[in-house]
RNA sequence: ACCUUAUCAAGAGCGGCGGAGGAAACAGGUCCUGUGAAGCCCGGCAACCUGACUUUAUGAUGACUUUCCCACAAAUGUGGACGGAUAUCAUACAGAAAAGGUGCUAAUUCCUGCGGUAUUUCCGGAAGAUGAGGA
Numbered sequence: 001a002c003c004u005u006a007u008c009a010a011g012a013g014c015g016g017c018g019g020a021g022g023a024a025a026c027a028g029g030u031c032c033u034g035u036g037a038a039g040c041c042c043g044g045c046a047a048c049c050u051g052a053c054u055u056u057a058u059g060a061u062g063a064c065u066u067u068c069c070c071a072c073a074a075a076u077g078u079g080g081a082c083g084g085a086u087a088u089c090a091u092a093c094a095g096a097a098a099a100g101g102u103g104c105u106a107a108u109u110c111c112u113g114c115g116g117u118a119u120u121u122c123c124g125g126a127a128g129a130u131g132a133g134g135a
Stems, first nucleotide, its partner, number of pairs: 002134007013042001015041003021032003026113004043105003048101002053095002056092007064084002069080004109127001114124003
């Protein structure tokens, strides 16, 4: 770089370094920026992957066990069945942000660019971003 798929209207510092650009690319707008841009660090946000752990349900296994029942036996015994409670494991739903992999941290992905409706609005697409999976 390619393919599939989910999400893209919420959220996130008056910190340090840094020094002039920045808001993906092109075009047109509109904005941010020396009251310091990009970038880096720290902090934060979020919950895509992952997830210790927790609750519940189901199942399996092991030891234990009340009453009743059944069988054997006649001993306050042995075995079995239905239950009870318990431990471990597995599966499923839900919760969980401790640790980890990413991401994000002005404005809807800043808005428009293509199509439909419709008349400036809504829906979809394209492009893009991010995650997960694949080749």
SAM riboswitch aptamer (S box leader), 135 nucleotides, folded computationally. It matches the Rfam family "SAM riboswitch aptamer (S box leader)". About the family: The SAM riboswitch is found upstream of a number of genes which code for proteins involved in methionine or cysteine biosynthesis in Gram-positive bacteria. Of the family's consensus pairs, 93% are formed in the model. The sequence was found by an Rfam model in a public genome assembly.